[in-house]
Context: one part of a larger RNA
RNA sequence: UUGGGCGUAAAGGGCGCGUAGGCGGCCUAGUAAGUCAGGUGUGAAAGCCCGGGGCUUAACCCCGGAAGUGCAUUUGAUACUGCUAGGCUUGAGUAUGGGAGAGGGAAGUGGAAUUCCUGGUGUAGAGGUGAAAUUCGUAGAUAUCAGGAGGAACACCGGUGGCGAAGGCGACUUCCUGGACCAAUACUGACGCUGAGGCACGAAAGCUGGGGGAGCAAACAGGAUUAGAUACCCUGGUAGUCCCAGCUGUAAACGAUGGGUACUAGGUGUAGGUGGCGACAGUCAUCUGUGCCGUAGUUAACGCGAUAAGUACCCCGCCUGGGGAGUACGGCCGCAAGGCUGAAACUC
Numbered sequence: 001u002u003g004g005g006c007g008u009a010a011a012g013g014g015c016g017c018g019u020a021g022g023c024g025g026c027c028u029a030g031u032a033a034g035u036c037a038g039g040u041g042u043g044a045a046a047g048c049c050c051g052g053g054g055c056u057u058a059a060c061c062c063c064g065g066a067a068g069u070g071c072a073u074u075u076g077a078u079a080c081u082g083c084u085a086g087g088c089u090u091g092a093g094u095a096u097g098g099g100a101g102a103g104g105g106a107a108g109u110g111g112a113a114u115u116c117c118u119g120g121u122g123u124a125g126a127g128g129u130g131a132a133a134u135u136c137g138u139a140g141a142u143a144u145c146a147g148g149a150g151g152a153a154c155a156c157c158g159g160u161g162g163c164g165a166a167g168g169c170g171a172c173u174u175c176c177u178g179g180a181c182c183a184a185u186a187c188u189g190a191c192g193c194u195g196a197g198g199c200a201c202g203a204a205a206g207c208u209g210g211g212g213g214a215g216c217a218a219a220c221a222g223g224a225u226u227a228g229a230u231a232c233c234c235u236g237g238u239a240g241u242c243c244c245a246g247c248u249g250u251a252a253a254c255g256a257u258g259g260g261u262a263c264u265a266g267g268u269g270u271a272g273g274u275g276g277c278g279a280c281a282g283u284c285a286u287c288u289g290u291g292c293c294g295u296a297g298u299u300a301a302c303g304c305g306a307u308a309a310g311u312a313c314c315c316c317g318c319c320u321g322g323g324g325a326g327u328a329c330g331g332c333c334g335c336a337a338g339g340c341u342g343a344a345a346c347u348c
Base pairs, nucleotide, nucleotide: 004319005318006317007302008301012316014201016199017198021194022193023192025088026087027086028085029084030083031082033081034080035077036076037075038074039073040072041071042070049065050064051063052062053061054060091191092188093187094186095185096183097182098181103177104176105175106174107173108172109171110154115149116148117147118146119145120144121143125136126135162169163168206247207246208245209244210243211242215241216240220236221235222234223233258315259314260313261312262311263310266293267292268291269290270289271288272287273286274285275284276283277282297304298303321348322347323346330341331340332339333338
């Protein structure tokens, strides 16, 4: 490379927007580039293949033929693809009306709890553990009551509930703002899908500058445990955790399952709509999302099963034995930590 693959064996990019490119709905006409058919020219000789012939045979040599799947040119065909022109509405989108939502950003407000401070009551213990000790406490702790300060997180509701592209989002109010869904019409008329590069977003930890610091808590210290104990347990405790501005760009960033379209049994929940019936309890139909079970099918099995891992098509990413190694070197990015790209020798 061909072929085969990517839920768990190696393999789906963390996620989106989008450039080039690839692919692309229905009808009509034109064109004839791709495509298809025929003709002509060319496709040296030798060789290969076929038929003959010559050396005693063979190898070898000689003669004739075929082939040379290609290229050029020409004459046609017009189903499909392309191109040009015109039209269509089912794909896509816009408008109108609705209800749902921890979707995002900003400002303000609230109560419970922890800690600390002040004051009151009160007295000898309190903490902590498997048991202890370190620790706190007669300078009055723990407990309890009142007042105050400050930071962080928002119990119950809360739910295989909701929203978001993913990361993620949970007190309340206001302002700004994105998306999805449903119903009925009207409009645009293929405007679509995917997407190498590129750009934006991207948990936690970490970094820079400035604030903040209640609780928790890497590092660190002490007490235990132990043969030891650089741990697990306990008492403390600094970065950090929080805010603002910037950087980093990684995760078991997981559904370990890329995106889009179409098709293919059922049953049972749940969330948001809409419509019908109704005895107002409900029930039926339908759209969108989200669960469980399961038929066909599929799978090595487990399982998946209309939210496919089924049946097909389009586009992107990725894999090719284990180790060496996500290492070295080089390049690009970063303040650094490091990230991205990414080998080989050798070895089994």
Predicted 3D model of a 348-nucleotide part of an RNA (small-subunit ribosomal RNA, central domain) from an uncultured bacterium.
The RNAcentral record of the full RNA draws on ENA.
Model confidence (mean pLDDT): 89 of 100.